The prediction has a mean pLDDT of 84.
This is a predicted structure of a 143-nucleotide part of an RNA (small-subunit ribosomal RNA, 3' minor domain) from an uncultured bacterium.
Context: one part of a larger RNA
RNA sequence: CACCUCCCGUCACACCAUCCGAGUGGGGGGUACCCGAAGUCGGUAGGCUAACCGCAAGGAGGCCGCUGCCGAAGGUACGCUUCGUGAGGGGGGUGAAGUCGUAACAAGGUAGUCGUACUGGAAAGUGCGGUCGGAUCACCUCC
Numbered sequence: 001c002a003c004c005u006c007c008c009g010u011c012a013c014a015c016c017a018u019c020c021g022a023g024u025g026g027g028g029g030g031u032a033c034c035c036g037a038a039g040u041c042g043g044u045a046g047g048c049u050a051a052c053c054g055c056a057a058g059g060a061g062g063c064c065g066c067u068g069c070c071g072a073a074g075g076u077a078c079g080c081u082u083c084g085u086g087a088g089g090g091g092g093g094u095g096a097a098g099u100c101g102u103a104a105c106a107a108g109g110u111a112g113u114c115g116u117a118c119u120g121g122a123a124a125g126u127g128c129g130g131u132c133g134g135a136u137c138a139c140c141u142c143c
Base pairs, nucleotide, nucleotide: 008101009100011098013095014094015093016092018090019089020088023085024084025083026082027081028080030078031077032076033075034074039070041068042067043066044065046064047063048062049061052059053058112131113130114129115128116127117126118125119124
């Protein structure tokens, strides 16, 4: 000087799943309160009443009514859980031949790297401290 291998991230395109999300539509179960059907059980001033008791009057028993507790469904409020859907936003994955650079691998051309902070289209850059998983060099020892 020419070239090759390797290789990083942004951006662009396509698809996939996923997270956040103003909200919105259902399911499930929970708590509190309201209301309270049927019905059992309990109470009972009222009404009615064939068989039993009684000579009769009446009684026993029964039925209806009224009523108390419990009580399904229903209603209101609150919070839980789950399934969809959702403007918009976030990163992730995948995809022969797209864009921009060239960060790393050789001392990769400013050694790399860890922590941290700031900055920058992007890989990154810089400051401070750590580290050798750095080469060269210097000194020492040995071959």